[in-house]
RNA sequence: GGACCCGUAGCCCAGCCUGGAUAGGGCGUCGGCCUCCUAAGCCGAAGGUCGGGGGUUCAAAUCCCCCCGGGUCCG
Numbered sequence: 001g002g003a004c005c006c007g008u009a010g011c012c013c014a015g016c017c018u019g020g021a022u023a024g025g026g027c028g029u030c031g032g033c034c035u036c037c038u039a040a041g042c043c044g045a046a047g048g049u050c051g052g053g054g055g056u057u058c059a060a061a062u063c064c065c066c067c068c069g070g071g072u073c074c075g
């Protein structure tokens, strides 16, 4: 220098191919119930500029372009 893959909540991931309107799940955190207390169990809540910018579109996590970061391979 080139090709490909990945980046979504504190952590791990789904959704992306086939755009559709409130972005979900598990773990963790906080509150409540239960319990003598804790754990387990049950209920609830908070937490996201979907890596950044631009474009297309009525509408973008999803399509297109550029950039940033990580990984693998080739030279």
Stems, first nucleotide, its partner, number of pairs: 001074007010027004020058001029045005051067005
This is a predicted structure of a 75-nucleotide RNA (transfer RNA) from Candidatus Iainarchaeum sp. Rfam family: tRNA. From the family's description: Transfer RNA (tRNA) molecules are approximately 80 nucleotides in length. The coordinates come from a structure-prediction model, not an experiment, and the mean pLDDT is 82.